[in-house]
RNA sequence: UGGAGUGGACGCAUGAUCGCCGCUUAUUCCAGCGGAGGAAAGUCCGAACUCCACAGGGCAGGGUGGUUCGUAACACGAACUGGGGGUGACCCUCAGGACAGUGCCACAGAAAAUAUACCGCCUGCCGCCUGCUUUGCAGGGAGGCAGGUAAGGGUGAAAUGGCGGAGUAAGAGCCCACCGCUUCCAUGGUGACAUGGAAGGCACGGCAAACCCCACCCGGUGCAAGACCAAAUAGGAAAGCGUUUGAGGAUUGCCCGUCCAAUGCUUUCGGGUAGGUUGCUAGAGAUGCCGGGCGACCGGCAUCCCAGAUAAAUGAUCAUGGCCCCGUAUUACGGGGUACAGGAUUCGGCUUACACUCCACUCCAGAAU
Repeated sequence: UGGAGUGGACGCAUGAUCGCCGCUUAUUCCAGCGGAGGAAAGUCCGAACUCCACAGGGCAGGGUGGUUCGUAACACGAACUGGGGGUGACCCUCAGGACAGUGCCACAGAAAAUAUACCGCCUGCCGCCUGCUUUGCAGGGAGGCAGGUAAGGGUGAAAUGGCGGAGUAAGAGCCCACCGCUUCCAUGGUGACAUGGAAGGCACGGCAAACCCCACCCGGUGCAAGACCAAAUAGGAAAGCGUUUGAGGAUUGCCCGUCCAAUGCUUUCGGGUAGGUUGCUAGAGAUGCCGGGCGACCGGCAUCCCAGAUAAAUGAUCAUGGCCCCGUAUUACGGGGUACAGGAUUCGGCUUACACUCCACUCCAGAAU
């Protein structure tokens, strides 16, 4: 200098004028103070809080899945372990179990799992052809039958450890070295695991993001939760006063009367709706310093209060100055742009979006000293 990796910061500033929401005083005016974010977003996880359900245990269902730690908790984070990628800084990882059982492995291929043999290789026998030192079989060739083999070829995503040697008719863990694998032991580590040694010739390949098994965890509901106050209209209950009977029921039959029933008015009561109040913003809080820890994070001290709207306020205009782009052009001037996006009970995470930029550390290559 160029190219990369990781982490972080910033998220236009100041002033004026006119407005909007909240708080402060009993109210209005005035005045003062406060008024979106790093993601407020997606609503994907985990909690607080709320109401409902609930003795305890089990079944069913769902979730998580290397280890240790952090945390109120987590499907989150940190540090490690194993595996994979990169020359490297570094990055990725849905990372329990396939001798508990069931199931699947398309096409191709002989065979997809207790095996098997298509081409090939090798041996024996049979007859044929050829050959010759000519009537026999030393050799060669193609074929048939019987057997050996799993080296080589071929199929496939995957073929029953790999590679080399010895060995053999040809071959084969049949045997041997190394690597891999299994079991056991030792050492180190809290642990996942690592390293070393010994033994075993190797013991049925893959799929659990198929059912399943194992370990651990899990009740539902969501602030439109929930609590309180409470109109108008309609309907409900009770009481009172009436009305209806030619025809309802009871009062042994009939009449009167009474009660029930039907119906009207008045009053009272209770439920719910609109509406209002609350929940509601002081909290697993923010900032700074100190201490502990590799780190996530934790502890102590000091200071601070930092939106609370409800159809939803946080805006508009102007001026000056930053930054970027374009044009004219010596300084300079003119024009344009300044992202993503916006609270709605509150926190902790994850994911996604983001203009112009800036900073720190690290790696690789080249050059110079």
Bacterial RNase P class A from a Deltaproteobacteria bacterium, 369 nucleotides, folded computationally. Model confidence (mean pLDDT): 76 of 100. Lineage of the source: Bacteria > Pseudomonadati > Myxococcota > Myxococcia. It is recorded under the gene name rnpB. The sequence is in RNAcentral, with records from ENA.